[in-house]
Molecule: FMN riboswitch aptamer (RFN element)
Organism: Antribacter soli
RNA sequence: ACACGUGCUCCGGGGUCGGUGUAAUUCCGAACCGGCGGUGACAGCCCGCGACCCGCGUCCCUCCUCGGAGGGCCGGUUGAUCUGGUGGAACUCCAGAGCCGACGGUGAAAGUCCGGAUGGGAGGCAGCACGUGC
Numbered sequence: 001a002c003a004c005g006u007g008c009u010c011c012g013g014g015g016u017c018g019g020u021g022u023a024a025u026u027c028c029g030a031a032c033c034g035g036c037g038g039u040g041a042c043a044g045c046c047c048g049c050g051a052c053c054c055g056c057g058u059c060c061c062u063c064c065u066c067g068g069a070g071g072g073c074c075g076g077u078u079g080a081u082c083u084g085g086u087g088g089a090a091c092u093c094c095a096g097a098g099c100c101g102a103c104g105g106u107g108a109a110a111g112u113c114c115g116g117a118u119g120g121g122a123g124g125c126a127g128c129a130c131g132u133g134c
Stems, first nucleotide, its partner, number of pairs: 002133008010124002016030004031112002033101002035049004044099002053076003057073001059072005081097005103115003
């Protein structure tokens, strides 16, 4: 240096102007944003993962006022794309036109504001430490 293992750390973007109104960054007009892996070539809308939400188990852990509460594992649910062009190959590129976005809150309905969240988390030829091998 390399390989493998363990632990820790890191890692998400976007509301501005105008209109209506008692009241809206929530409605209307225009604006802005796009986690991770894969895929014959680059993907918010192709396949999958994560997050949010839900549920059961005669499973595991913690707390407890012994009735439950919280967490893990497992399972379920979970949005949206077409047309033309180039090409060997593209629902991924180029041109055009579309579409989608958890839950709770709010003087009025939220992808963009506030909150759970100083949380969780996929994945990473990211970083660090330790161990083993060579």